[in-house]
RNA sequence: GUUUGAAAAAGGCAAACCUAUCGAAAGGUAGGGGCGCAAAACUAUGGGUCUAAAUCGUUUUUACGAUAUGAUCGCCAGGUUGCCAAA
Numbered sequence: 001g002u003u004u005g006a007a008a009a010a011g012g013c014a015a016a017c018c019u020a021u022c023g024a025a026a027g028g029u030a031g032g033g034g035c036g037c038a039a040a041a042c043u044a045u046g047g048g049u050c051u052a053a054a055u056c057g058u059u060u061u062u063a064c065g066a067u068a069u070g071a072u073c074g075c076c077a078g079g080u081u082g083c084c085a086a087a
Base pairs, nucleotide, nucleotide: 002087003086004085005084012037013036017032018031019030020029021028022027035074041080042079043078045077046076047075048072049071050070055066056065057064058063
């Protein structure tokens, strides 16, 4: 340096839920919490999924539908970086 792996050792992150807060929402942030994770570290490049404020169309109205510029990396893949062990 490459590949494989979590058996060991040192560690790391933190699901659901609760509280506060931001947001139209999806969802995010902080604290608690711990389902799990060998990249559950970073990145929105490709795809998937979620939401629909604004916009457009329909509708007597209420509403309904379409659609990301919004979100999701703990949905999949790509890119970048990293601890330990074995070969």